[in-house]
Context: one part of a larger RNA
RNA sequence: AUGGGCUUAAAAUGUGCGUAGAUGAAUUUAUAAGUGAAUUAUAGGGAUAUGGCAUAACCAUGGGUAUGUAAUUCAUACUGUAGAUUUUGAGAUAUAGGGAGGUUAAUGGAAUUUCUAGUGUAAGAGUGAAAUCUAAUGAUAUUAGAAGGAACACCGGGGGCGAAGGCGAUUAACCAUCUAUUUCUGACAUUGAGGCACGAAAGCGUGGGGAGCAAAACGGAUUAGAUACCCGUGUAGUCCACGCCCUAAAAGAUGAGUAUUUGACGUUUGGUUGUAAAACUGAGUGUCUAAGUGAAAAUGAUAAAUACUCUGCCUGGGGAUUACGUACGCAAGUAUAAAACUC
Numbered sequence: 001a002u003g004g005g006c007u008u009a010a011a012a013u014g015u016g017c018g019u020a021g022a023u024g025a026a027u028u029u030a031u032a033a034g035u036g037a038a039u040u041a042u043a044g045g046g047a048u049a050u051g052g053c054a055u056a057a058c059c060a061u062g063g064g065u066a067u068g069u070a071a072u073u074c075a076u077a078c079u080g081u082a083g084a085u086u087u088u089g090a091g092a093u094a095u096a097g098g099g100a101g102g103u104u105a106a107u108g109g110a111a112u113u114u115c116u117a118g119u120g121u122a123a124g125a126g127u128g129a130a131a132u133c134u135a136a137u138g139a140u141a142u143u144a145g146a147a148g149g150a151a152c153a154c155c156g157g158g159g160g161c162g163a164a165g166g167c168g169a170u171u172a173a174c175c176a177u178c179u180a181u182u183u184c185u186g187a188c189a190u191u192g193a194g195g196c197a198c199g200a201a202a203g204c205g206u207g208g209g210g211a212g213c214a215a216a217a218c219g220g221a222u223u224a225g226a227u228a229c230c231c232g233u234g235u236a237g238u239c240c241a242c243g244c245c246c247u248a249a250a251a252g253a254u255g256a257g258u259a260u261u262u263g264a265c266g267u268u269u270g271g272u273u274g275u276a277a278a279a280c281u282g283a284g285u286g287u288c289u290a291a292g293u294g295a296a297a298a299u300g301a302u303a304a305a306u307a308c309u310c311u312g313c314c315u316g317g318g319g320a321u322u323a324c325g326u327a328c329g330c331a332a333g334u335a336u337a338a339a340a341c342u343c
Base pairs, nucleotide, nucleotide: 004314005313006312007297008296012311014198015197016196017195021191022190023189025086026085027084028083029082030081031080033079034078035075036074037073038072039071040070041069042068043067049061050060051059052058089188090185091184092183094181095180096179097178098177101175102174103173104172105171106170107169108152113147114146115145116144117143118142119141123134124133160167161166203244204243205242206241207240208239212238213237217233218232219231220230255310256309257308258307259306260305263288264287265286266285267284268283269282270281271280272279273278292299293298316343317342318341325336326335327334328333
């Protein structure tokens, strides 16, 4: 490379936007580049044959079938190109709805902790049991008040929203998004190498903040030991602003898009019909299942079914989430990515 694959065996980039490229709806006209046909010319190759070295190899002549290339003429279904038209794909507008979607600001109550004051007296705390620890300088408990930080009980639901990461008190402003219907544009689409943006937690830089929790650290236990599990303290950190880092079992371990293909039972939010009960239907979100698929587990209209378009990736285990080089980064490190050797 061919062929075959990528839920779990190696393999779907963490996610989006989007350039080049690839692919692309219906009707019609023109063209004839691809495509098809015919004719002619020409090139290489050399099955076989003939001749020449005594034979073979070798050399010379000649050359069937098939193939390539070029030119001319013709065809026009499909693809391309150019023009015209259409509305189903796609998008925009308006109206009505949906939601923990995002950003910013303000506000609220419960609880923890600390402080002040009162009441009050001997314990409290903790565990398998204890001890370290707190407390007669009055703790714990309880009442009143104050401070400060972080998180938002109930509602709350395999319920909702978001591209993913993720998002949960209330109110307001701004931004985005989805659904249904109307009108408009008229293929404006799909995917997407590079590129750009976003990207949990931890970590880093500067400046704040610091209630609770808590790596490190210290002490008490346990134990043969205990650099742990348990207990008491406790610093980074966790929080905020700005700037980095760019990784996760970033998972549905399942790339994106389009079309087609049994049923049953929920659920969220719309629409239509109906007096109602219900029925039908659009967009989601779940469970079970038919056919089919699958090595099986399972999957099954939210496919891993049937097909098509585009992208990414895999090619025995280890060596190797590596070395070297390069790029990025303040650093930590990240990205890319071998070989020897070995089984």